Model confidence (mean pLDDT): 86 of 100.
This is a predicted structure of a 351-nucleotide part of an RNA (small-subunit ribosomal RNA, central domain) from a Candidatus Berkelbacteria bacterium.
Rfam family: Bacterial small subunit ribosomal RNA. Its family is annotated with structural constituent of ribosome and ribosome in the Gene Ontology.
The organism belongs to Candidatus Berkelbacteria, within Bacteria.
Context: one part of a larger RNA
RNA sequence: UUGGGCGUAAAGAACACGUAGGCGGCUACGUAAGUCACUUUUUAAAUACCGCAGCUCAACUGCGGGACUGAGAGUGAUACUGCGUGGCUUAGAGGUCACCAGGGGCAAGCGGAAUAUGCGGUGUAGGAGUGAAAUCCGUUGAUAUCGCAUAGAACACCGAUGGCGAAGGCAGCUUGCUAGGGUGAAUCUGACGCUGAGGUGUGAAAGCGUGGGGAGCGAACGGGAUUAGAUACCCCGGUAGUCCACGCCGUAAACGAUGCAGACUAGCUAUCAGGAGUAUCGACCCUUCUUGUAGCGAAGCUAACGCGUGAAGUCUGCCGCCUGGGAAGUACGGCCGCAAGGCUAAAACUC
Numbered sequence: 001u002u003g004g005g006c007g008u009a010a011a012g013a014a015c016a017c018g019u020a021g022g023c024g025g026c027u028a029c030g031u032a033a034g035u036c037a038c039u040u041u042u043u044a045a046a047u048a049c050c051g052c053a054g055c056u057c058a059a060c061u062g063c064g065g066g067a068c069u070g071a072g073a074g075u076g077a078u079a080c081u082g083c084g085u086g087g088c089u090u091a092g093a094g095g096u097c098a099c100c101a102g103g104g105g106c107a108a109g110c111g112g113a114a115u116a117u118g119c120g121g122u123g124u125a126g127g128a129g130u131g132a133a134a135u136c137c138g139u140u141g142a143u144a145u146c147g148c149a150u151a152g153a154a155c156a157c158c159g160a161u162g163g164c165g166a167a168g169g170c171a172g173c174u175u176g177c178u179a180g181g182g183u184g185a186a187u188c189u190g191a192c193g194c195u196g197a198g199g200u201g202u203g204a205a206a207g208c209g210u211g212g213g214g215a216g217c218g219a220a221c222g223g224g225a226u227u228a229g230a231u232a233c234c235c236c237g238g239u240a241g242u243c244c245a246c247g248c249c250g251u252a253a254a255c256g257a258u259g260c261a262g263a264c265u266a267g268c269u270a271u272c273a274g275g276a277g278u279a280u281c282g283a284c285c286c287u288u289c290u291u292g293u294a295g296c297g298a299a300g301c302u303a304a305c306g307c308g309u310g311a312a313g314u315c316u317g318c319c320g321c322c323u324g325g326g327a328a329g330u331a332c333g334g335c336c337g338c339a340a341g342g343c344u345a346a347a348a349c350u351c
Stems, first nucleotide, its partner, number of pairs: 003323004007305002012319001014202004021195003025088007033081002035077008049065006092192001093189003096185005104178007111155001115151008126137002163170002207248006216242002221237004259318006267296005273290005300307002324351003333344004
């Protein structure tokens, strides 16, 4: 608890769907709740304010006046908001039709290169590794090379400053199922919308449970080096894990460190996707419209850096969050979890 803020100083929730609530396009009529005007009642007196008066003045006191603010009643106004009824539509939102791009998701099948292992052939003394070495492998025949087989994991080139997805994320090829988006038409519905406390779901990696799998890599661990030491960096090995199925976990520099939606405000360039025009045999090129992805930049903003029509500019609606550093994202309590731990979240004390 006002105000001021949230790219980098503290601060945008990891992301979505959505309940309550808040907010809401054009228009007519009704109503008069909000709103506004007037009248009236009340808001005790004293105090305070204004004027006058009384104590010689003042303080003090007396008299008169006006109230503010809030509430009740009555009469009226109807621009805006609300409520009720009706109407409208390329103006929001949703559907339809035609066309389009895509590593969007799930499942099944298939492919080649590489690697490893096994078996066989050739072949002989080395190989591997490093800054240099050594541990290590090799005459029980390694390395190299050829053939065959088996296994698991990942998909070179294309590949991009490129694409898709809400985010996490997504890449060999084919098929099936499935979701979203873009462009054009202006055909339908007729405000059906935006946001979203709680809530629910999704959520990299690591980690956990059960069962499988295990080529390569590789925490831990063992060894060799380096070093003053070396619980490291380098080397030789190597378990969990990495992979699959199902179930948990619920966190990340989950980043654009930038919540979502809408409107408005110079341009230039490149590029993805689609449309129209021009041109052409056709495709490009060129002009233009739309949705994206990027790079510069007017105005403006910013403490600066920088941002700049996908804003960090100018505004609106709604949500989340911040309020000096440390103690501390900790303790306690609660909820969740098999656990690891997660979420919520202080204080003493101290500077």